RNA sequence: GGGCUGUUCGUAUAGUGGUAAUACAUAGCAUUCGCAUUGCUAGAACGGGGGUCCGAUUCCCCCACAGUCCA
Numbered sequence: 001g002g003g004c005u006g007u008u009c010g011u012a013u014a015g016u017g018g019u020a021a022u023a024c025a026u027a028g029c030a031u032u033c034g035c036a037u038u039g040c041u042a043g044a045a046c047g048g049g050g051g052u053c054c055g056a057u058u059c060c061c062c063c064a065c066a067g068u069c070c071a
Stems, first nucleotide, its partner, number of pairs: 001070007010024004018054001026042005047063005
């Protein structure tokens, strides 16, 4: 320098055009003399910019970062 893949709550992963899900973690409530456990509830995220579309996490382009392969 070139090819390919990826980037989603604090963490790990789903989600292939129409309400962003689950687990752990966090907070609150219940349970307990108290703690832990358990149950319920709540908050928290689509890397940045542009394009297509009625509508983009999703499709296209550029950039940034990470991984991998070639030189």